The prediction has a mean pLDDT of 82. This is a predicted structure of a 71-nucleotide RNA (transfer RNA) from a Planctomycetia bacterium. Rfam family: tRNA. Its family is annotated with triplet codon-amino acid adaptor activity in the Gene Ontology. Rfam describes the family as follows. Transfer RNA (tRNA) molecules are approximately 80 nucleotides in length.
RNA sequence: UGGGGAAUAGUGUAACGGUAGCACGAGGCGCUCUGGACGCCUUAGUCUAGGUUCAAAUCCUAGUUCCCCAG
Numbered sequence: 001u002g003g004g005g006a007a008u009a010g011u012g013u014a015a016c017g018g019u020a021g022c023a024c025g026a027g028g029c030g031c032u033c034u035g036g037a038c039g040c041c042u043u044a045g046u047c048u049a050g051g052u053u054c055a056a057a058u059c060c061u062a063g064u065u066c067c068c069c070a071g
Stems, first nucleotide, its partner, number of pairs: 001070007010024004018054001025043006047063005
C1' cells in the first nucleotide's frame, strides 16, 4: 500500500429490513443455623457521522480501532 473480516449490556455470544435475545457477572428477595448451590425479580447494549426506507443492529457511503492474507 492492496484485498478480506470484525465492532451489540461489565464480559462472551445470537438476531429474514418489523418488540434487541441468551449465558456469565452485578443488585434485591426466597430457601439455609451460616455460606454455597438452587428458584424468582431487576439491572445494563447495537463503534462514529451521514444516506435509503413507513420502519435499519441488518442495506449504501465515509471515517475510527482491531485481526488475517499478499507485497